[in-house]
RNA sequence: GCAAGCCAGACAGCCGCCGGUUUCCAAUGCCUUGCAAAGGAAACGGGAGGAAGGUCCGGACACCACAGGACAGGGUGACGGUUAACGGCCGUCCGCUGAAAACCGAGAGGGAUAAGGCGAGGAACAGGGCCACAGAGACGAGCGUAUUAAGUUACGGUGAAACGCGGCAACCUCCACCUGGUGCAAUUCCAAAUAGGCACGCUAUGAGGCGGUCCGCGGAGCGUGCGGGUAGGAAGCUCGAGUGCAGGAGUAAUCCUGUGCCUAGAUGAAUGGCUGUCAUAGUACUUUUUCGGUACCGUAACAGAAUCCGGCCUAUCGGCUUGCUUUA
Repeated sequence: GCAAGCCAGACAGCCGCCGGUUUCCAAUGCCUUGCAAAGGAAACGGGAGGAAGGUCCGGACACCACAGGACAGGGUGACGGUUAACGGCCGUCCGCUGAAAACCGAGAGGGAUAAGGCGAGGAACAGGGCCACAGAGACGAGCGUAUUAAGUUACGGUGAAACGCGGCAACCUCCACCUGGUGCAAUUCCAAAUAGGCACGCUAUGAGGCGGUCCGCGGAGCGUGCGGGUAGGAAGCUCGAGUGCAGGAGUAAUCCUGUGCCUAGAUGAAUGGCUGUCAUAGUACUUUUUCGGUACCGUAACAGAAUCCGGCCUAUCGGCUUGCUUUA
């Protein structure tokens, strides 16, 4: 001068919150002395992140669409590798950048490279379009001066580019390759009450109703079964392209083998609070300064799961560790 990795207060006590397992109690139900069970209690065990975030890429999974081919639309773009896949990652090439120096210079300044960083890095004789400022003129030839038989030949301040086979594709385009859509509120199963639907039966020879019976009143429905949907419940749901350690292959990304571990799965959504001790940060005092000591403060940044993974980007108090580089 750079790069990479890790931590994200610790311990103890008390009180809570959300799931799980076991035991006990139990409203209630039933084919009523034995089963089921809403719910409750106790014990045990578990309970946010490095980004859980943005939802920007890529996949898994689910449903919908889909003969095949072509076009359109969208995306990617050096070369090679890696991977489930990628626009990610790794390596190499190329270009740009990159420190103290050495060196040049009176000085201002110039100036090379290391580690490292950055790069939408295919094609500009297939075509269209554009080229700021400056400059007389900016893409196709004209113009000025000189010159010549002759637009013949030479030169032309500015500018990245000027009188010419210049530049820009992160403008259209061309080439090569990739590419259906919607997302767990996917999707699947169980399933009330009420109101519709269908079937059968009863019913003006009077249904149901008026608390049980009769009389009476009154006048059009009633009963049973089935089916769809809703509320509600369950599955999807967390063991997975997982991860620690060791060994091996590889420059690396990454892969293989062995062994150990399992660590939220809620559904308006829990993961918290208090106390004490220690430790970090901060403030004050002491100390010439550093180190150190004392007191106060009281946990301190960004933030927070919601189907799950691989990336990218963004936010982040403070601290720890390791490595690279040069002529310092």

This is a predicted structure of a 328-nucleotide RNA (Bacterial RNase P class A) from uncultured Oxalobacter sp. The coordinates come from a structure-prediction model, not an experiment, and the mean pLDDT is 75. Taxonomically the source falls in Oxalobacter (Bacteria, Pseudomonadota, Betaproteobacteria, Burkholderiales). Rfam family: Bacterial RNase P class A. Gene Ontology terms of the family: tRNA processing, ribonuclease P activity and dimeric ribonuclease P complex. The family's RNA type in Rfam is ribozyme.